[in-house]
RNA sequence: GCUGCUGUAGCUCAGUUGGUAGAGCGUCGCAUUGGUAAUGCGGAGGUCGGGGGUUCGACUCCCCUCGGUAGCU
Numbered sequence: 001g002c003u004g005c006u007g008u009a010g011c012u013c014a015g016u017u018g019g020u021a022g023a024g025c026g027u028c029g030c031a032u033u034g035g036u037a038a039u040g041c042g043g044a045g046g047u048c049g050g051g052g053g054u055u056c057g058a059c060u061c062c063c064c065u066c067g068g069u070a071g072c073u
Base pairs, nucleotide, nucleotide: 001072002071003070004069005068006067007066010025011024012023013022019056027043028042029041030040031039049065050064051063052062053061
């Protein structure tokens, strides 16, 4: 230098013929207990890496760019 994959909640990751962003763990509150743990219920937490384009509408399609990773030269 070229090519592929990848970037979504604090962490690990889902999310298709484009239509209100989710799960597990963690965290906070409540219930339960003599008190913890476990369990149950509920809550908070996201500019979907950044910028632009297409569209009535973009995590999703297109372009540029940044980080990670693998391969080739």